Predicted 3D model of a 76-nucleotide RNA (transfer RNA) from a Myxococcales bacterium. The organism belongs to Myxococcales, within Bacteria. Rfam family: tRNA. Its mean pLDDT, the model's own confidence on a scale to 100, is 82.

RNA sequence: GCAGCCAUAGCUCAGUUGGUAGAGCACCGGAUUGUGGUUCCGGGGGUCGGUGGUUCGAGCCCACCUGGCUGCACCA
Numbered sequence: 001g002c003a004g005c006c007a008u009a010g011c012u013c014a015g016u017u018g019g020u021a022g023a024g025c026a027c028c029g030g031a032u033u034g035u036g037g038u039u040c041c042g043g044g045g046g047u048c049g050g051u052g053g054u055u056c057g058a059g060c061c062c063a064c065c066u067g068g069c070u071g072c073a074c075c076a
Stems, first nucleotide, its partner, number of pairs: 001072007010025004019056001027043005049065005
């Protein structure tokens, strides 16, 4: 340099045919407990990597860019 894949909550990951963004863990509050843990109930937390485009409508489709991984090529 070329090609493919990946990027969604603090972490690990779902998200169906384009139609209200979710789960587990973590965190916060409450119940339970002599305290803590466990367990149960409830809650907060999102620029869906960025910019633009298509569309009535985009996490999902298209283009470019950024970062990561893999393969190939090139230089030494």